[in-house]
Context: one part of a larger RNA
RNA sequence: CGUAGGAUAUCUGAGAGGAGCUGUCCUUAGUACGAGAGGACCGGGAUGGACGGACCGCUGGUGUAUCAGCUGCAUCGCCAGAUGCAUAAGGCUGGGUAGCCACGUCCGGAAGGGAUAAACGCUGAAGGCAUCUAAGCGUGAAGCCCCCCUCAAGAUGAGAUAUCCCUGCUUCGGCAGUAAGACCCCUUGGAGAGUACGAGGUUAGAUAGGCACAAGGUGUAAGCACGGUAACGUGUUCAGCUGAUGUGUACUAAUAGGUCGAGGG
Numbered sequence: 001c002g003u004a005g006g007a008u009a010u011c012u013g014a015g016a017g018g019a020g021c022u023g024u025c026c027u028u029a030g031u032a033c034g035a036g037a038g039g040a041c042c043g044g045g046a047u048g049g050a051c052g053g054a055c056c057g058c059u060g061g062u063g064u065a066u067c068a069g070c071u072g073c074a075u076c077g078c079c080a081g082a083u084g085c086a087u088a089a090g091g092c093u094g095g096g097u098a099g100c101c102a103c104g105u106c107c108g109g110a111a112g113g114g115a116u117a118a119a120c121g122c123u124g125a126a127g128g129c130a131u132c133u134a135a136g137c138g139u140g141a142a143g144c145c146c147c148c149c150u151c152a153a154g155a156u157g158a159g160a161u162a163u164c165c166c167u168g169c170u171u172c173g174g175c176a177g178u179a180a181g182a183c184c185c186c187u188u189g190g191a192g193a194g195u196a197c198g199a200g201g202u203u204a205g206a207u208a209g210g211c212a213c214a215a216g217g218u219g220u221a222a223g224c225a226c227g228g229u230a231a232c233g234u235g236u237u238c239a240g241c242u243g244a245u246g247u248g249u250a251c252u253a254a255u256a257g258g259u260c261g262a263g264g265g
Base pairs, nucleotide, nucleotide: 001154005165006164007163008162009161010160011159015151016150017149018148021049022048023047024046025045026044027043033038051108052107053106054105055104059102060101061100062099066095067094068093069092070091071086072085073084074083075082076081112146113145114144119139120138121137122136166265167176168175169174181260182259183258184257185201186200187199188198189197207253208252209251210249211248212247213246214245216242217241218240223236224235225234226233227232
């Protein structure tokens, strides 16, 4: 921009893409078959591999500043306690929430329908017989088309359903402010390069921050007291601290405002 008014939702599905794999074991059954050795079709069940999708409750990884420990130097006058640097990218070490992930968990290939290939048939002439074929009718594959998953009306062949909104002026060509609605702008996110998408924008507000409580993490802070010559230990203390998590709470910021947008098609 189009989709013959303007919108908001929800669909249909022309079409496109994805998937499509397979082992072993048990049973049927040591049956059919076979002199024996051996050893099934068909059918039923179990459990794997690789591949794919999703997820983070479990098991683990990471988790760049979340907790603790450790060393050297410097600084805060000293002790104690801290802070800074020691890797470019935490000085080193041990853990670790959310998130992201796999080594973790769950799920998938199935079943079914249709038309067929090779092949196997029925009926059956030409050609009194025969013949699956010439007319006609069947069975038949991991393959084909459906079925399953995803996208999808720019499918210009531009589809459908539901709901919302419908005035003035006019030289009759149009014009203006609006409606429903949308956007700018702002707070932002399990969304994201930007855009887009989603949640909100003030009492009909929990969107983010802050704060409170909690979860989870770390592992018992500082100070003081006591014990010990001391290193240190014990008590206060399952403490203190704590990024992303949950719930709550208008304390702060979403203020104020602007723009676009139909005319009965």

Predicted 3D model of a 265-nucleotide part of an RNA (large-subunit ribosomal RNA, domain VI) from Butyrivibrio hungatei. The RNAcentral record of the full RNA draws on ENA and SILVA. Taxonomically the source falls in Butyrivibrio (Bacteria, Bacillota, Clostridia, Lachnospiraceae). Its Rfam family is "Bacterial large subunit ribosomal RNA". Gene Ontology terms of the family: ribosome and structural constituent of ribosome.